RNA sequence: UACUACAUAGGGCAAACCUAUUGAAAAAUAGGGACGCAAAGCUACGAGUCUAAGGUAAAGCAAUUUGCUAUGAUCGUCGGGUUGCACAU
Numbered sequence: 001u002a003c004u005a006c007a008u009a010g011g012g013c014a015a016a017c018c019u020a021u022u023g024a025a026a027a028a029u030a031g032g033g034a035c036g037c038a039a040a041g042c043u044a045c046g047a048g049u050c051u052a053a054g055g056u057a058a059a060g061c062a063a064u065u066u067g068c069u070a071u072g073a074u075c076g077u078c079g080g081g082u083u084g085c086a087c088a089u
Base pairs, nucleotide, nucleotide: 012037013036017032018031019030020029021028022027035076041082042081043080045079046078047077048074049073050072054069055068056067057066058065059064
């Protein structure tokens, strides 16, 4: 320095849910809270998933309704990239 597996200490992160705020929504942020996590650090690059404001198509006299669509979101869905803590072998 790299890899692998198990155990340990000090620490770290924080699902669901609740409150507040933002947002069209998905969701995000902050506080509380712990289901879990050895990369549950970072990165939307590939796939997946969620949403559909706007756009677009159809129906309708109209109001409106329905479909499609990411330029929105998710790294705690998986893969890739990148950085990284103590100890033992």

The RNA shown here (c-di-GMP-I riboswitch aptamer) has 89 nucleotides and comes from Halalkalibacter suaedae. The coordinates come from a structure-prediction model, not an experiment, and the mean pLDDT is 82. Rfam family: c-di-GMP-I riboswitch aptamer. Rfam's curators write: GEMM was predicted in a large-scale screen for bacterial structured RNA regulatory elements.